[in-house]
RNA sequence: GAGAAGGGCAAACCCGUCGCGAGGGGGGUGCGCAAAGCCUAAGGGCCUCCUAGUUGGGAGGUGGCCGGGCUGCCGAA
Numbered sequence: 001g002a003g004a005a006g007g008g009c010a011a012a013c014c015c016g017u018c019g020c021g022a023g024g025g026g027g028g029u030g031c032g033c034a035a036a037g038c039c040u041a042a043g044g045g046c047c048u049c050c051u052a053g054u055u056g057g058g059a060g061g062u063g064g065c066c067g068g069g070c071u072g073c074c075g076a077a
Base pairs, nucleotide, nucleotide: 001074008033009032013028014027015026017024018023031064037070038069039068040067043066044065045062046061047060048059049058050057051056
């Protein structure tokens, strides 16, 4: 960052599977993505379960909600 080219990832939904759940993993699909590559959940947000009975405590989930760190393909004017 150009209605460029090459390549990459893969939302909702569907079919299995794991989980009480939020959700995770596999396959199909193709909404989107220039970091939708990796790390960070003890930066903030959102969601679930348990507890308590007051706005608290505990255990989890989400990186495709934002922030931060590291690395990185192609590339005209």
This is a predicted structure of a 77-nucleotide RNA (c-di-GMP-I riboswitch aptamer) from uncultured Rubrobacter sp. The source organism's lineage runs through Bacteria, Bacillati, Rubrobacteria, Rubrobacterales and Rubrobacter.